[in-house]
Molecule: small-subunit ribosomal RNA
Organism: uncultured low G+C Gram-positive bacterium
RNA sequence: UUAGAGUUUGAUCAUGGCUCAGGACGAACGCUGGCGGCGUGCCUAACACAUGCGAGUCGAGGGGACCCCCGGUACUAUCCUUCGGGCUAGUACCGGACCAGGUUUACCGGCGGACGGGUGAGUAACACGUGGAUAACUUACCUGGGAGUUCGGGAUAACAGCUCGAAAGGGCUGCUAAUACCGGAUAGCCCCAUGGUGUUGCAUAGUACUAUGGGUAAAGAAUAACCGUAAGGUUGUUCGCUCCUGGAUGGGUCCGCGGCCCAUUAGCUAGUCGGUAGGGUAAGGGCCUACCGAGGCGACGAUGGGUAGCCGGCCUUAGCGGGUGGUCGGCCACACUGGGACUGAGACACGGCCCAGACUCCUACGGGAGGCAGCAGUGGGGAAUCUUGCGCAAUGGGCGAAAGCCUGACGCAGCGACGCCGCGUGAGUGAAGAAGGCCUUCGGGUUGUAAAGCUCUUUAUAGGGGGAAGAACUUAGACGGUACCCCUUCAAAAAGCCCCGGCCAACUACGUGCCAGCAGCCGCGGUAACACGUAGGGGGCAAGCGUUGUCCGGAAUUACUGGGCGUAAAGCGCGCGUAGGCGGCUAUGCAAGUCAGGUGUGAAAGCCCGCGGCUCAACCGCGGUUUUGCAUCUGAAACUGCAUGGCUUGAGUGCAGGAGAGGGGAGUGGAAUUCCCGGUGUAGCGGUGAAAUGCGUAGAUAUCGGGAGGAACACCAGUGGCGAAGGCGACUCUCUGGCCUGUUACUGACGCUGAGGCGCGAAAGCUAGGGGAGCGAACAGGAUUAGAUACCCUGGUAGUCCUAGCCGUAAACGCUGGGUACUAGGUGUAGGCAGUGUAGAGCUGUCUGUGCCGCAGCUAACGCAUUAAGUACCCCGCCUGGGGAGUACGGUCGCAAGGCUGAAACUCAAAGGAAUUGACGGGGGCCCGCACAAGCGGUGGAGCAUGUGGUUUAAUUCGAAGCUACGCGAAGAACCUUACCGGGGCUUGACAUCUACCGGAAGACCUCUGGAAACAAGGGUCGUCCUACGGGACUGGUAGACAGGUGGUGCAUGGUUGUCGUCAGCUCGUGUCGUGAGAUGUUGGGUUAAGUCCCGCAACGAGCGCAACCCUUAUCCUUAGUUGCCAGCAUUUCGGAUGGGCACUCUAGGGAGACUGCCGGUGACAAACCGGAGGAAGGUGGGGAUGACGUCAAAUCAUCAUGCCCUUUAUGCCCCGGGCUACACACGUGCUACAAUGGCCGGUACAACGGGUUUUGCGAGGUCGCGAGGCGGGGCUAAUCCCUUAAAACCGGUCACAGUUCGGAUUGCAGGCUGCAACUCGCCUGCAUGAAGGAGGAAUCGCUAGUAAUCGCGGAUCAGAAUGCCGCGGUGAAUACGUUCCCGGGCCUUGUACACACCGCCCGUCACACCACGAAAGCCGGCAACACCCGAAGCCGGUGGGCCAACCCGUAAGGGAGGCAGCCGUCGAAGGUGGGGCUGGUAAUUGGGGUGAAGUCGUAACAAGGUAGCCGUA
Repeated sequence: UUAGAGUUUGAUCAUGGCUCAGGACGAACGCUGGCGGCGUGCCUAACACAUGCGAGUCGAGGGGACCCCCGGUACUAUCCUUCGGGCUAGUACCGGACCAGGUUUACCGGCGGACGGGUGAGUAACACGUGGAUAACUUACCUGGGAGUUCGGGAUAACAGCUCGAAAGGGCUGCUAAUACCGGAUAGCCCCAUGGUGUUGCAUAGUACUAUGGGUAAAGAAUAACCGUAAGGUUGUUCGCUCCUGGAUGGGUCCGCGGCCCAUUAGCUAGUCGGUAGGGUAAGGGCCUACCGAGGCGACGAUGGGUAGCCGGCCUUAGCGGGUGGUCGGCCACACUGGGACUGAGACACGGCCCAGACUCCUACGGGAGGCAGCAGUGGGGAAUCUUGCGCAAUGGGCGAAAGCCUGACGCAGCGACGCCGCGUGAGUGAAGAAGGCCUUCGGGUUGUAAAGCUCUUUAUAGGGGGAAGAACUUAGACGGUACCCCUUCAAAAAGCCCCGGCCAACUACGUGCCAGCAGCCGCGGUAACACGUAGGGGGCAAGCGUUGUCCGGAAUUACUGGGCGUAAAGCGCGCGUAGGCGGCUAUGCAAGUCAGGUGUGAAAGCCCGCGGCUCAACCGCGGUUUUGCAUCUGAAACUGCAUGGCUUGAGUGCAGGAGAGGGGAGUGGAAUUCCCGGUGUAGCGGUGAAAUGCGUAGAUAUCGGGAGGAACACCAGUGGCGAAGGCGACUCUCUGGCCUGUUACUGACGCUGAGGCGCGAAAGCUAGGGGAGCGAACAGGAUUAGAUACCCUGGUAGUCCUAGCCGUAAACGCUGGGUACUAGGUGUAGGCAGUGUAGAGCUGUCUGUGCCGCAGCUAACGCAUUAAGUACCCCGCCUGGGGAGUACGGUCGCAAGGCUGAAACUCAAAGGAAUUGACGGGGGCCCGCACAAGCGGUGGAGCAUGUGGUUUAAUUCGAAGCUACGCGAAGAACCUUACCGGGGCUUGACAUCUACCGGAAGACCUCUGGAAACAAGGGUCGUCCUACGGGACUGGUAGACAGGUGGUGCAUGGUUGUCGUCAGCUCGUGUCGUGAGAUGUUGGGUUAAGUCCCGCAACGAGCGCAACCCUUAUCCUUAGUUGCCAGCAUUUCGGAUGGGCACUCUAGGGAGACUGCCGGUGACAAACCGGAGGAAGGUGGGGAUGACGUCAAAUCAUCAUGCCCUUUAUGCCCCGGGCUACACACGUGCUACAAUGGCCGGUACAACGGGUUUUGCGAGGUCGCGAGGCGGGGCUAAUCCCUUAAAACCGGUCACAGUUCGGAUUGCAGGCUGCAACUCGCCUGCAUGAAGGAGGAAUCGCUAGUAAUCGCGGAUCAGAAUGCCGCGGUGAAUACGUUCCCGGGCCUUGUACACACCGCCCGUCACACCACGAAAGCCGGCAACACCCGAAGCCGGUGGGCCAACCCGUAAGGGAGGCAGCCGUCGAAGGUGGGGCUGGUAAUUGGGGUGAAGUCGUAACAAGGUAGCCGUA
């Protein structure tokens, strides 16, 4: 002391990226902001800087100046005054004195300005860290020890005078001092030279002692005492000074090790590497010079490029690590840029000097001055970072003997929520759960004890008073009247920010309507948004909260700890082999690795632990641990290593055998294709899905013979053989590589792997020369097609073949690198060997190769499994999301094509693997259906009816839309209906409930005016309830709540319905299998109409469906018989009319019957099927009702119901009229036809289902009318009466193939019926009229038996109005070989890149917009080098004719020694010239790439994707 989540899918597992939750910050931004403490604050322009301050000090080193002293003059002021003046003080001036004292400090001199403070530009380096070395060094001040501190000399600044200059600054002359400078003396130490002795060391050498010779030093000051008249001297003390030697401290130099990126930087190097000699330095050294040699560094990454101050630490992390280097501390580097030295103990010097450059300032234009990366501050830059504060009181530093002075170091204060820490914004009580807000299902809920109210407190704030520590040490406290303490007053003046779809804690309402917007990822928003905006409520944190940025974490997503590579990204195409890595058994030694112990170091601060101090904490103090490291000493010897020796099992060799398309070369052979010659022979051949191009009467194809030429080698042939891979296939010869078996003679670890390197390497392609039969890119032609630059066909050039040389790639695949060892088996095959065998065959064992199956194990799964993808070890290669892209640039190879190496910007939230369930396939198998086929009749053509579209219209209300809308909602629009349009009218409403007020019973009837009516305004008559007299019931009016809406949303819904489909399916429980989605069951073999049944089976059962149960029909029985019937009997008006009867028909109740029950066969002894018997009916008897899980956001808000929205003198209600009936057209569904199987006329027969009067019905007989119908009304509330004559049929007649005696549209006239009303707009009748139509193109529909077809009848709706709809019966066929095909469906299986599910998915060009990138004539910069030119300052060297006080010679003049200027030279910054290198920006144009809601063209891929796909190449 290790936490995960979201997101690829319909779902799953794994891979993999993206994203989130955490912590941190020198931060910034938004909103907000009470107090205090402690910290912290230019990360950008090492950009430029106004102003002030930041390094001085010492008079006890020195000279001078001034004052003090005395005298004088002048003036001013105070006081005194005798007004003449005096005293005192000050100022100015002059003179004197210079003994003593004081002040000051420009100058000389000393010390310090090399510290402290700042910054991080440069630097990839011994710069830093760590550990060592210095026998190669230094160190002012401090300190221990030893010795000394003597005698002299000459200058110079200040100063004075003159003088130049605008200034800054000089020049000349003259004077002077020193702890400034110089010479001499002294020197057992020190230095040099030459020797000697001891000792030590890894070498050079060090160290101690010693001999001789030579050489090197100094400075005084203060003070006290004494002496001296004085000058001064002596002694002491203190501070200095000199030489030497130690210490301490600081520093220099050298070395081992350690810490960034790029190899698209691979070679670098001339003082370079070494030597010798010399120079230089404090010191080693090519540090420098001369000469000599030719070395040195580098894949363990040199050189080059980019980036960067390093560390202690800090952040993060479980840790390993990763990131970072701000504040504090250590080191380094820098100080406007570049160069240079001087001084000094120390510098190549931040507030010093010189030179060059850029910039700024001053200027009299001649010339000068400057350097905030010190503290403040200014401008600028920027997202962004403070006061031109106080003080030396403390700490520390410099100088000084000290006092002290200086100190923007430092101590404090100020500003900033920038961070951390602490405190507060009140505490208790308080339910009428106040008001208000919000929500609401209208009941209430919530805000919420929250507020108010009541009772308290005063931390902090405000006012008043007291008042520190910080000082050791006499004075002295900036902070500061601060902290802290006491008193007083008032709950008073003090809360925000973010979030609430999931991750992630917290939900409602309204607004908005893919808009506005949100968004970290997934994703929200297109009218009911928990995702936008607002509000209420809630969650989180809190003087802060969020956002942005950056880092670590999560990320085991670079995997050392701790990953992978068959298919997800990833094994080099294959081998040989270098470096390197790794390596058998055994013995001895060493001790590098390793292990153990000791020592040194690992600074402080920080982290951690403990204790303590500020009221706590942050913060601070003290102590301890830690600091995993490095170095060194001692020890151990198992393992690795090294050295030496041995061994044989790894490896190799020998010997004896063996198989083979292994490779190279030479030769030989036959079959076939083509071509040529000749013969035979005649009209075609060839080719395809079908054709055509092509060939052929100049004789093809076919066939026979002969010949030429090239290429490839049938059968054998085999998941057989050989080879490292690519690859290798007729036969013979020859050269040659490897392998296997046996034997165990030889060597003795000789081995494995293998970065670079070298070689081999299919096809295509390239160069040169040959060769060329067949095939065949390109190309040409013919087809196909919308097109067809293709697929198919006819031709055909490169090429394919050979020789020589390139290329070096492939889906070069087992998508599986090589080696070694180990880990169940079974079976086949190839080549050996051994044993056995009746010695043929075979059997057993073993080795090597090559396949299949399979256990453990592994794997995400698929699968692998002794030929591993298992278990381990060794070595190499490779991977790290998809696209961009194997592209660009660079390099390299190539003749070229191109190969190898190989990015980024930008963009996406995935891309990808395996498996699952579906769906789909121009995949497969099995099966079914009036699905096709076989038939019959239709539609599509005509006229009309009806519905729809379209158009029209004031309106032609609305809905339905492939199948599954269209004679559908509508079982019936003249008004009504009615929803539409026009006009007129009403506004609590035509209808419901309630409240308040006013009036009245309500109401019925008559009547008048206007009007189209609704309505508006009146008149009259009748009527007048209950009561407790308050009123109530009822009703009218007014007002208000509300009514109303066929207004919207069927994509908010309920309910209902259509369709797949009456298809045979759809699921569940338990069990089992699978990590899982899921599978199994439900698959399989049979069978069925059926998931129907049987058998089998890791399944066993069950549910919804199927079937059955229900209705109807077909047969029988029974019961019943005012209807029905009449067999027998009787009557009869001849009508079951009557009596009678209930046998029959029938009716409607109940039952029976049919179950593969029986027989035979087939089958598996099953299920079942086939045939048969019996039976009215036979295998579901016919028909109906019945519709699984679900699909289509299918239909319906206009049946009804209903959420939400909208409307409220109108989108509601009433009325009249109109419209829904329109009409160039188009479609659907029907009717009637086109005629003779018919029309017409006459006659005759046989049904069933139904309907009919609440006043309204059906309506008979009769009668009138040609008829529709009228009059009339028996009967019937119905098996009684009526509708009700059924029609086709049958019999007879006529028509004779024609636009007709077919057909009946249309129109005219005359009528009838319903109804307030038939004009728009009904139906029917009669007469007249007599259209199209002569059997219907492409296409298409129904039907399998009492069916189709045909014929009529009834009913619902309905006043009236069917060719529609729903029913009924009559007559009554044809055909089904069969399942190839079309359509639909079921089951199994297969492929899939589909899952909105093929009406799917998806590719590329083109067009448009935007974005980033490459190339590009050029253009403009930057960087680092190189060559040459010029050459400042300066060091060094030379010279030094000019100049010079100290020392020497000399009386002097002068000379010497030594030095300086000047000049010359080497080096040398900046600058210039030049050609290259690297790198950046930009650019007309150009190239591809990416992204974008609907653009264009095609259809490449995914299914056999409709030509299987893919890889390399042209």